[in-house]
Context: one part of a larger RNA
Molecule: large-subunit ribosomal RNA, domain VI
Organism: Planctomycetota bacterium
């Protein structure tokens, strides 16, 4: 930038990646087979190992400050209540996210053509021969089928739905985001729940300060299953998405 106008949505598959494993143990059947010991083909079923895919409901790791406890010193005039430092100072939990050790699920089954090999007709070469012509059976391998990608497949494909002239639609830009290096991508932008903030709620800590009351104290009670609280899950214009600018034309050679 191209697919000769945008825009949304859904698809066809050229073509290409990916997977392809494998043990025990049961029935068949203690059977055919075997003189005994021993002991199966075929065909069925459980359960698992390692590998891989997706995933956080349980389990379990993190969780750099979400809560509590504490130890040494500094500071907030001192009590008491805090604050810095000190590996996150240490210790005990931990939500979201990321995670495995956790959870789920895959490897099947059929078909096609072949290997080696095993056959059927059958000459050359009046017999023979699976082979010369012809025709079968047969592999975890090939090709299909199963899973992803995929029309820059410039051979550029097809369906539905919409819209149009400085438009339609994009872009700059700004608010974000389980998307991410940057870029892409994806939601939002006042006609507005996109991210703060508030509010409610969940989940986490585990019963704040304060005043009281016991107790010489250290500390206990009690108010109070409390204070607080990141990331979850909703509401809620209060705060920012303000205001603009650019590119795209003539109805599609």
């Nucleotide at each position: 930038c191209g697919u000769a106008g945008g825009a949304g949505c859904g698809u066809u598959g050229a073509g290409g990646a990916g997977a392809g494993c494998u043990g025990u143990c049961c029935c068949c059947a203690a059977u055919a087979c075997g003189a005994g010991a021993g002991g199966a083909c075929c065909g069925g079923g459980a359960c698992g190992g390692a590998c891989u895919g997706a995933u956080c409901u349980c389990u379990g790791g993190u969780c750099u400050u979400c809560c509590a406890g504490u130890u040494g010193u500094c500071c907030u005039g001192c009590u008491a209540a805090g604050g810095g430092c000190a590996c996150c100072g240490c210790u005990g939990g931990g939500u979201a996210g990321c995670u495995a050790c956790g959870u789920c699920a895959g490897g099947c089954c059929g078909g096609g053509a072949u290997a080696a090999a095993c056959g059927c007709u059958g000459a050359a070469g009046g017999c023979a021969u699976c082979u010369a012509a012809g025709c079968g059976u047969g592999a975890a391998g090939c090709c299909c089928c199963c899973u992803c990608c995929a029309a820059g497949a410039u051979g550029a494909g097809c369906g539905c739905u919409c819209c149009c002239u400085g438009a339609a639609g994009g872009c700059c830009c700004c608010c974000g985001g389980a998307a991410g290096a940057c870029u892409a991508c994806c939601g939002g932008g006042u006609u507005g729940a996109u991210a703060g903030g508030c509010c409610g709620g969940a989940g986490g800590u585990g019963u704040a300060a304060g005043c009281g009351c016991g107790g010489c104290a250290a500390c206990g009670c009690g108010u109070u299953c409390a204070g607080c609280u990141g990331a979850c899950c909703g509401g809620u214009a209060c705060u920012a998405a303000u205001a603009g600018g650019c590119c795209g034309u003539u109805c599609g050679a």